[in-house]
Context: one part of a larger RNA
RNA sequence: UUGGGCAUAAAGCGCGCGUAGGCGGUUUUUUAAGUUGAAUGUUAAAUACCCCAGCUCAACUGAGGUCUGCAUUCAAAACUGAAAAACUAGAGAUCAGGAGAGGGAAGCGGAACUCACAGUGUAGCGGUGAAAUGCGUAGAUAUUGUGAGGAACACCAGUUGCGAAGGCGGCUUCCUGGACUGAAUCUGACGCUGAGGUGCGAAAGCGUGGGGAGCGAACGGGAUUAGAUACCCCGGUAGUCCACGCCGUAAACUUUGUUCACUAGGUGUUGGAGGUAUCGACCCCUUCAGUGCCACAGAUAAUUCGUUAAGUGAACCGCCUGGGGAGUACGACCGCAAGGUUAAAACUC
Numbered sequence: 001u002u003g004g005g006c007a008u009a010a011a012g013c014g015c016g017c018g019u020a021g022g023c024g025g026u027u028u029u030u031u032a033a034g035u036u037g038a039a040u041g042u043u044a045a046a047u048a049c050c051c052c053a054g055c056u057c058a059a060c061u062g063a064g065g066u067c068u069g070c071a072u073u074c075a076a077a078a079c080u081g082a083a084a085a086a087c088u089a090g091a092g093a094u095c096a097g098g099a100g101a102g103g104g105a106a107g108c109g110g111a112a113c114u115c116a117c118a119g120u121g122u123a124g125c126g127g128u129g130a131a132a133u134g135c136g137u138a139g140a141u142a143u144u145g146u147g148a149g150g151a152a153c154a155c156c157a158g159u160u161g162c163g164a165a166g167g168c169g170g171c172u173u174c175c176u177g178g179a180c181u182g183a184a185u186c187u188g189a190c191g192c193u194g195a196g197g198u199g200c201g202a203a204a205g206c207g208u209g210g211g212g213a214g215c216g217a218a219c220g221g222g223a224u225u226a227g228a229u230a231c232c233c234c235g236g237u238a239g240u241c242c243a244c245g246c247c248g249u250a251a252a253c254u255u256u257g258u259u260c261a262c263u264a265g266g267u268g269u270u271g272g273a274g275g276u277a278u279c280g281a282c283c284c285c286u287u288c289a290g291u292g293c294c295a296c297a298g299a300u301a302a303u304u305c306g307u308u309a310a311g312u313g314a315a316c317c318g319c320c321u322g323g324g325g326a327g328u329a330c331g332a333c334c335g336c337a338a339g340g341u342u343a344a345a346a347c348u349c
Stems, first nucleotide, its partner, number of pairs: 004320003007303002012317001014200004021193003025087007033080002035076008048066003052062003090190001091187003094183004102176007109153001113149008124135002161168002205246006214240002219235004257316006265294011298305002322349003331342004
C1' cells in the first nucleotide's frame, strides 16, 4: 500500500462559512475524451513462463505460444465526460402566519447583601463536631428609618424553548440573524462535501483604563493533627463586573463529522397546519418540524443503539495503527507573556 477501523478498546478537527478538488436530479439530441470490440504495426535474440518434441531419464537442446504494454485505423454508443435544448421531485426566492432565555444597544424595577448616618436598646454577638482567632461598653448583635453602592435576577421553570458550536433566563424600547408551518406564484440543478484559508469560540490568564457589594486563588491568623504548606473557622489581595484589545484552550461530551435516501410500532411533550366536534373551548383523528422514554427487525465483544441509529446504502472530509519515552525535544509559525499549533527519535517493556 491493500485491507480493517474511529460511543466506551488507538481514532470525529470545539463549531461555522467557504476556495481548489471530489461527487452530483429527470428527458431528448449530438459528440466520442473515458469505456468496449476488431484489425494492423511494434514489443531484437537469448533468458523467464506454458505446452510439445529430441538425447535411455534429467540437466541440456529444439519447435510453437505467452510476454497481459504502447501506437495507429475502423466500429459500438448503454454508462461517465463534453456541447445544445428542455423539465421540476433537489436547492433557492415570493406571499401569509404563529413560536422562541437567538444576537447587539439603551433605559427601568424589586428582593437580598454590605457600608454610612440617625432612633430604640444592653451585654454580648459570631462561629464550630467542640472551640478559638475575630467583632462589641469608643455601645456591637437585634430592630426601625433614610441614603449610597455593586453584582445577580427567587417564583414562573418544564427530559421546555432558541442558537452552528461556545452558549443564552427580571421588565420595556430600538436595531438585527435564523428556523418552522401553510399556499404552490417564480428561478430552473443554481446542489452536497470541503485540503489549504477565514471567522466565531466557556472558564482561567494577559494589556490599558474604570469599577469593586458579595464571593474569593495567593497570603495572615485560629483550630484539627504525630505533622497539616489541607479539609473546618476568622480575615483577605489578584480575580470575578464594565469598555477596548489579546489568548484560542476544556470531560469544547451525545466522548457518536456533515449531507441524502430507505427500514414495524407504542407512549409523553413543544411549535404549526388540516379535519371532526361544539354556541364556544376542551376532546378525538391526520400531517410537518423539534425534543424525551420504551421497543420489532437489524446491529454490537458486551453495555447498549434502535426513523434523533451505533440498522441498510451513497457522497465528501478528518483521524487511528502496541505501552512508555511524549502531545515531549528540535525546527517552524502564532502570542506582550503564560503558552498554543505542527511534531519526532534514541532508549525501554

Predicted 3D model of a 349-nucleotide part of an RNA (small-subunit ribosomal RNA, central domain) from a metagenome. The full RNA is in RNAcentral, with records from SILVA. Rfam family: Bacterial small subunit ribosomal RNA. Gene Ontology terms of the family: ribosome and structural constituent of ribosome.